[in-house]
Predicted 3D model of a 1545-nucleotide RNA (small-subunit ribosomal RNA) from an uncultured Rubrobacteraceae bacterium. The coordinates come from a structure-prediction model, not an experiment, and the mean pLDDT is 84. RNAcentral holds the sequence, with entries from ENA and SILVA.
RNA sequence: AGUUCGGAGAGUUUGAUCUUGGCUCAGGACGAACGCUGACGGUGUGCUUUAGGCAUGCAAGUCGAACGAGAAAGCCCUUCGGGGUUAGUAAAGUGGCGAACGGGUGAGUAACACGUGGGCAACCUGCCCCUCGCAGGGGGACAACCGGAGGAAACUCCGGCUAAUACCCCGUACGCUUGUUGGAUCGCAUGGUCCGGCAAGGAAAGGUAGCUUCGGCCAUCCGGCGAGGGAUGGGCCCGCGUUGCAUUAGCUAGUUGGUGGGGUAACGGCCUACCAAGGCGACGAUGCGUAGCUGGUCUGAGAGGAUGAUCAGCCACACUGGGACUGAGACACGGCCCAGACUCCUACGGGAGGCAGCAGCCAGGAAUCUUGGGCAAUGGGCGAAAGCCUGACCCAGCAACACCGUGUGGGUGACGAAGGCCUUAGGGUCGUAAAGCCCUGUUGAUAGGGACGAAGGGCGAAGGGUUAAUAGCCCCUAGCUUGACGGUACCUUUCGAGGAAGCCCCGGCUAACUACGUGCCAGCAGCCGCGGUAAUACGUAGGGGGCGAGCGUUGUCCGGAAUUAUUGGGCGUAAAGAGCGUGUAGGCGGUUCGGUAAGUCUGCUGUGAAAUCCUGGGGCUCAACCCUGGGCGUGCAGCGGAUACUGCCGGGCUAGAGGGUGGUAGAGGCGAGUGGAAUUCCGAGUGUAGCGGUGAAAUGCGCAGAUAUUCGGAGGAACACCAGUAGCGAAGGCGGCUCGCUGGGCCACACCUGACGCUGAGACGCGAAAGCGUGGGGAGCGAACAGGAUUAGAUACCCUGGUAGUCCACGCCGUAAACGAUGGAUACUGGGUGUGGGCGGAGUCGAAUCUGUCUGUGCCGAAGUUAACGCGUUAAGUAUCCCGCCUGGGGAGUACGGCCGCAAGGCUAAAACUCAAAAGAAUUGACGGGGGCCCGCACAAGCAGCGGAGCAUGUUCUUUAAUUCGAUGCAACGCGAAGAACCUUACCUGGACUUGACAUGGGGCUGCAAGCGCACGGAAACGUGUGACCUUCGAGGGUGCCUCACAGAUGCUGCAUGGCUGUCGUCAGCUCGUGUCGUGAGAUGUUGGGUUAAGUCCCGCAACGAGCGCAACCCCUGUGGUGUGUUGCCAGCAUUAAGUUGGGGACUCACACCAGACUGCCGGUGACAAACCGGAGGAAGGUGGGGACGACGUCAAGUCAUCAUGGCUCUUACGUCCAGGGCUAGAAACGUGCUACAAUGGCUGAUACAAAGGGUUGCAAGACCGCGAGGUGGAGCGAAUCCCAUCAAAGUCAGUCUAAGUUCGGAUCGCAGUCUGCAACUCGACUGCGUGAAGGCGGAGUUGCUAGUAAUCGCGGAUCAGAACGCCGCGGUGAAUACGUUCCCGGGCCUUGUACACACCGCCCGUCACACCACGAAAGUUGGCAAUACCCGAAGUAGGCGCAGCGAACCCUCUGGGGCGCGGUCUACGAAGGUAGGGCUGGCGAUUGGGGUGAAGUCGUAACAAGGUAGCCGUACCUGAAGGUGCGGCUGGAUCACCUCCUUU
Repeated sequence: AGUUCGGAGAGUUUGAUCUUGGCUCAGGACGAACGCUGACGGUGUGCUUUAGGCAUGCAAGUCGAACGAGAAAGCCCUUCGGGGUUAGUAAAGUGGCGAACGGGUGAGUAACACGUGGGCAACCUGCCCCUCGCAGGGGGACAACCGGAGGAAACUCCGGCUAAUACCCCGUACGCUUGUUGGAUCGCAUGGUCCGGCAAGGAAAGGUAGCUUCGGCCAUCCGGCGAGGGAUGGGCCCGCGUUGCAUUAGCUAGUUGGUGGGGUAACGGCCUACCAAGGCGACGAUGCGUAGCUGGUCUGAGAGGAUGAUCAGCCACACUGGGACUGAGACACGGCCCAGACUCCUACGGGAGGCAGCAGCCAGGAAUCUUGGGCAAUGGGCGAAAGCCUGACCCAGCAACACCGUGUGGGUGACGAAGGCCUUAGGGUCGUAAAGCCCUGUUGAUAGGGACGAAGGGCGAAGGGUUAAUAGCCCCUAGCUUGACGGUACCUUUCGAGGAAGCCCCGGCUAACUACGUGCCAGCAGCCGCGGUAAUACGUAGGGGGCGAGCGUUGUCCGGAAUUAUUGGGCGUAAAGAGCGUGUAGGCGGUUCGGUAAGUCUGCUGUGAAAUCCUGGGGCUCAACCCUGGGCGUGCAGCGGAUACUGCCGGGCUAGAGGGUGGUAGAGGCGAGUGGAAUUCCGAGUGUAGCGGUGAAAUGCGCAGAUAUUCGGAGGAACACCAGUAGCGAAGGCGGCUCGCUGGGCCACACCUGACGCUGAGACGCGAAAGCGUGGGGAGCGAACAGGAUUAGAUACCCUGGUAGUCCACGCCGUAAACGAUGGAUACUGGGUGUGGGCGGAGUCGAAUCUGUCUGUGCCGAAGUUAACGCGUUAAGUAUCCCGCCUGGGGAGUACGGCCGCAAGGCUAAAACUCAAAAGAAUUGACGGGGGCCCGCACAAGCAGCGGAGCAUGUUCUUUAAUUCGAUGCAACGCGAAGAACCUUACCUGGACUUGACAUGGGGCUGCAAGCGCACGGAAACGUGUGACCUUCGAGGGUGCCUCACAGAUGCUGCAUGGCUGUCGUCAGCUCGUGUCGUGAGAUGUUGGGUUAAGUCCCGCAACGAGCGCAACCCCUGUGGUGUGUUGCCAGCAUUAAGUUGGGGACUCACACCAGACUGCCGGUGACAAACCGGAGGAAGGUGGGGACGACGUCAAGUCAUCAUGGCUCUUACGUCCAGGGCUAGAAACGUGCUACAAUGGCUGAUACAAAGGGUUGCAAGACCGCGAGGUGGAGCGAAUCCCAUCAAAGUCAGUCUAAGUUCGGAUCGCAGUCUGCAACUCGACUGCGUGAAGGCGGAGUUGCUAGUAAUCGCGGAUCAGAACGCCGCGGUGAAUACGUUCCCGGGCCUUGUACACACCGCCCGUCACACCACGAAAGUUGGCAAUACCCGAAGUAGGCGCAGCGAACCCUCUGGGGCGCGGUCUACGAAGGUAGGGCUGGCGAUUGGGGUGAAGUCGUAACAAGGUAGCCGUACCUGAAGGUGCGGCUGGAUCACCUCCUUU
């Protein structure tokens, strides 16, 4: 200096993470539609569907200045005959021009149709413009009209008259055309242009105005003819671009070319005859499907993607198909002919029609307007013009369909009104919002004024020009005249806040929250997902958010989506490298010189229509909209220039590649031969009863002699050791030895060639195992099959047999986890360490060894890379080239089609439908019929039990009016309940009460009122009656009654909760801060080596610290000391019956406070540690024993019936009171206990020793009574004093019983009692006497306990009137056993696998059954499309014939006629139609096949852990099903051991 204005993400897979990957959302847009709502204006837009059918009206006419002819009504006149005017008007005809424009639509069309750029030397062009020239003479008709005829009509026919700018002929014509010929000149080929010569052919029309001597003249007017040129418009040709399918791969006979001819405005197979055999195609022909193309439009940062309404350019079409005529132009939207379908008219003979013009109608559809006004403007046709026509157009109408603009008011206003909603009841919010007060007047209404759009044209006094002319003609001033819109815009008057706001949303994405209702219902939902009683997610309300005359929804497109990736993706494990090679086309290609200039770069020129878009300016008050200038238009073409790179042409080079020479290793391939070991079989011998097989067995073999053993023989298959992360090969794959043939590699040398290279779509070849065909072979093994086992079953795993097959030859198949899950080639980028092959250097006699290098093959690793795992010179790093492949999961590698195959099947390869995921790697857990280490009365070793009996107690179930409720694996079941006769009590029956049995507050009343006593009724509650009583005699307190708020509920929800509790578990764990590592979840710390009861401690360590737990601190107990001694104690001193009393504090004991134990000391082991082992001392030794104490958390564990509490429910009852009953039932089952079964015992007698507790509505002594329970009575004691309580029992001593249903055992029952209590019937405990059941040690199984423990013995306490075999405590006596950690159970740590995470009580597969959905097959059936062959053949065109019909023009003619024309007919082509067989493509289809989806269905358990037989791939066989088995392969297999290699020390 120039350039650039431009790019956002989120939700959803998981317990969490990263990645891959799909789905979904936020944006913009629309010719839209639908729902709710709706004030105004401006500007636009409005059948996207049936190119379906259309009533009615209009949309193309015009010219009298081309021509002939020419009305009527009305009016006027009239002689009543008529005339004039209307009027040379209307209508019609001849003729000219137009009708090929304008307007509509998008069917068809994949094409020179369109776009863009070129070409025509291969063309045409009416009207218009310019130039030159001409316009002389003649002729005969036909419409209209008149007459006649036919017909229902449409219309037609016959005869007659007539004009022309209609038609015909002749003349003239250098120029024009054709033929021929000469010259000049030019071009990219054919060829063009110009100047000539000769020959032939070809024109015309007049009108009007004026003048007129009516003969004509004249023109400045219009028109005609010929020719040349221009302009405009068209025609044709070419390059490039323009949709999907290859499950469409071959297409083509006028096809490709040539020659002659024809045809056209013109080139051309455009047509025709003949000749040749070509032409197109993987750079996608042909076929099928779809589609008008473009400027543009929408979106996007762009590149792109989608689209092709309105406007503009081009094309195509006009009921469907065909055809030509006319014409400058058409094969003609509002023309003709024919065929077809449809509609209409008809007198049944025959006719008429074509809205994809403007309106409008019907139908279709989610859906798209008025049968409007006007030619005023713009434009078009005709005309000389006036003018006429114009559904083009200009306007108006309808529609929020879109865009733009405006309004629905502004200011002030706190008692923060009322009301609504919420509320913790205080308040908050709607909210300055409203009201009120003060204003304004957009819009609206009303009234008045009122445009621009109008310029031009016409008329035109006067004037000017021309002229002889004041005719005429031309120009022109003033003036007059022309507006659909339009009752318009706009301006002004008056009125008065008056008339004017809705829609959607509020779980996250995504701005916006509460209440009530509902209760997996009703419903919502774009995705994730909400709803099962506290829903910010449903419905309503209040509030809030967003947009606003709109707001939402639906549909479609682009975006986000880098999710088809050119910009800008990938392929080891997520989807994705072809099994491997050879090689065609194609793509890409070493080094150097020269040339060229195709690509490439650059300058200029043309084009890239207008509109649109961007931008400067301008006009509507702004904007939308419109006008104007500029930019853009990335493209194409032409000309000039540059030459680095690429290409092309030519010449060199040697580093790529190949060759040569010399070496070398090897299970490389093919063929032939050959060897030993082993298995099996056969023969023979020895030999005898078993062999074999398994987890254990059995089937099987064997006394007919097996197995074992010896010898001999047969036959087939495979090659032990060597053997190796060794070797070779492209892959598959290759293994005894020898020979033959043969491929490739590596090394050395640097001799030759000179880029010969790389890759490789198609193609071709090779290709494990299984399998197929034919023929062999067959020892072992062994799908199928058979038998035996196992099992619930076992179509399996195991066993015994065994056929295909395995082997050989030849031929098929062509697939594998054909894997390094990694295509090939080349180059570059640190290393280390093994190993195979070769060569060199040092060294040596030779070696060993060291070292360098090339080529293979492994491991570890820098950088880098990766989502991570990992890869890492053998790349998954950095780059280049080429090929293959991927684009969510399922459906499915399936169907259909095609190709291949003998078959099995292979290759290619979808869609409907369905889901919101599927997936990879890694993380933390949990789990494993994975591994390692460790602990626990976990097992083991022991002791005593339970499970059997009877009884007690709890539970289930059943029963019942009720048997109230809860607890339910461990962790419910002698649990809540530390105690149900009433009460308790919650349940049932019956009887009562209703402000209540109980609380608080407000209002009213109250002195016989309440309460108390008495009486009556009653089962009671309760009801009724009655009596006495306070005072300061007012009020008041207090009481009761009435009433209103409210009370009350053991009603529901423990899954709304608090609190409390259980359990894992007294297990050793659970975490945090900082740091570090990792993208992250997370890891580290906490792992490791030791050790411990312990995450206890030590050491080590990217960790360093810390917290909750452990331990300790607390209590009891064990020893000692000190202090204090009453109610306790008593050694000594007194005393007594007695610690009774005096006294004493020594002892015991009690209560306090201390001491003591810490691995402190010694030895050993250990790492100089922690610690462990042993020892000493000590009352106690390694936590001394016991208790309290329970980490983070788990179980939606338990409890709403302890209590508290949210919500819900009941309110003369689900509340309250009372009586009685029930909770105590009883066929049966289970749990927990007690007592036993006896002699280690029972009974009788005697006798010894506790601890800890309790006691005043209480414990109760001595004494007396009773056999006893107990009674009478009451001393003492609120308790170290008295009592329970003699304080015990087992024990000890003695006696007896003698093995039995007993002197065991005590259930059950009877009688008689005691006690408590209002009351022992249902339903208490105890006593005495009698009765004397089961039971003789307990099946499977199962529980507790490791020392003062188990076992055994008694004592006490709580609850309690009474009522323990339960519970909680106390002491007495007092064992056995532990080798050990394999196993069962539970737990801790590390590690491994995982498809689990509700976490193995997990997940999950397939058949079958049922329902629904889409799809395939299917006898067939019914359509469509295009083509082929043949038949028929309309209209028409071309040609032939020249016929008997018809005919004015021109020609001939002898005037009869002929030529000629028309008609006719034939031929060719030819639409529709017909026939035939095929092709492609749809619909339907009995039945059938698999697939998908569904609530709790059935059968099994295949997979995920070693998933309980490791799994998977290919193939074959078999089986209800998953699946099983054989063969080969893979690791994407756990575990253990070994070998080798590597790493660290």